[in-house]
RNA sequence: AGUUAUCUUUGGGGCGGGGUGAAAUUCCCCACUGGUGGUAAAGUCCACGAAGGUCGCAAGCGACCCCGAACGGGUGUAAUUCCCGUACCAACGGUACAGUCCGGAUGCGAAAAGAUAAAA
Numbered sequence: 001a002g003u004u005a006u007c008u009u010u011g012g013g014g015c016g017g018g019g020u021g022a023a024a025u026u027c028c029c030c031a032c033u034g035g036u037g038g039u040a041a042a043g044u045c046c047a048c049g050a051a052g053g054u055c056g057c058a059a060g061c062g063a064c065c066c067c068g069a070a071c072g073g074g075u076g077u078a079a080u081u082c083c084c085g086u087a088c089c090a091a092c093g094g095u096a097c098a099g100u101c102c103g104g105a106u107g108c109g110a111a112a113a114g115a116u117a118a119a120a
Stems, first nucleotide, its partner, number of pairs: 003118008016030004031100002033090002035048004043088002052065006070086005092103003
């Protein structure tokens, strides 16, 4: 250093200005944000997690389903990841229609870091 087991900690960001209106951080104009692993550094590639659904069982868990969105140019051995340009996307419930407010949630969790132990 790797493997296995146990434990601990960490583990999601963002509405500021203007307009309309009785009422909007929800509409319109501008603004702002981007979980985890992989890979040339990624919200848009691949995989995973969260949210939602169905089924099983006493429970909590397990199995399955579902799960948004990008192109063009440049550099380079290599980039849908960097640089330039222009786009696009963002669960459910509440409320004047919400990625940004309130709520489930002091939750769950991919995973990351660390500690201890064991065998070879």